[in-house]
RNA sequence: AAUUGAAAAGCCAAACCUGUCGUGAGGCAGGGACGGAAAGCCACGGGCCUCCAGUGCGUACGUGUUGUACCGCGCAAGGAGGCAGCCGGGUUGCCGAAA
Numbered sequence: 001a002a003u004u005g006a007a008a009a010g011c012c013a014a015a016c017c018u019g020u021c022g023u024g025a026g027g028c029a030g031g032g033a034c035g036g037a038a039a040g041c042c043a044c045g046g047g048c049c050u051c052c053a054g055u056g057c058g059u060a061c062g063u064g065u066u067g068u069a070c071c072g073c074g075c076a077a078g079g080a081g082g083c084a085g086c087c088g089g090g091u092u093g094c095c096g097a098a099a
Base pairs, nucleotide, nucleotide: 003099005095011036012035016031017030018029019028020027021026034085040091041090042089044088045087046086047083048082049081050080051079052078055076056075057074058073059072062070063069
């Protein structure tokens, strides 16, 4: 020094609750700890989630109606976002036993 994660000091804080901001996913602050050695930071790749518009396809009920329209829902494509505690990647970094 690297691997490793024993010890000690310190650090962060899931669910949930309260307040607040946001249409929403969610953010921030306080309480609270399931956990975490990058659970520090960055949406670059994948993934998940939200909102918008309503193009394409499919479709239950209904309405108009008898020729395929409207409304609703789902999927794909599109636009704008969220999640770093989903997995990779990038970047910075504390302590340190035994081997």